The RNA shown here (c-di-GMP-I-GGC riboswitch aptamer) has 75 nucleotides and comes from a Planctomycetales bacterium.

[in-house]
């Protein structure tokens, strides 16, 4: 370093429902718990969704990449 163990210690938090902002996808707060070893952050490349459609936008919990991070069984 690589890895991801019937390891530990934690972490995140989908649907659905409430309340807000938005034309709209969708974001944010609680609420909950599908899951998740990067479900941490980046909108670069591609998807795939929107709209006031020569353009703006939205999604990292679709794919890929970068860039950081716990923990140490295994190598």
């Nucleotide at each position: 370093g690589u890895c991801g163990a019937u390891a530990a210690u934690g972490g995140c938090a989908a649907a659905c429902c409430g309340g807000u902002c938005g034309c709209g996808a969708g974001g944010c707060c609680g609420u909950g718990a599908c899951g998740c070893a990067a479900a941490g952050c980046c909108a670069u490349g591609g998807g795939u969704c929107u709209c006031u459609c020569u353009g703006a936008g939205a999604u990292c919990g679709c794919c890929a990449g970068g860039c950081c991070g716990c923990c140490g069984a295994a190598u």

Annotation
The sequence was found by an Rfam model in a public genome assembly. The coordinates come from a structure-prediction model, not an experiment, and the mean pLDDT is 90.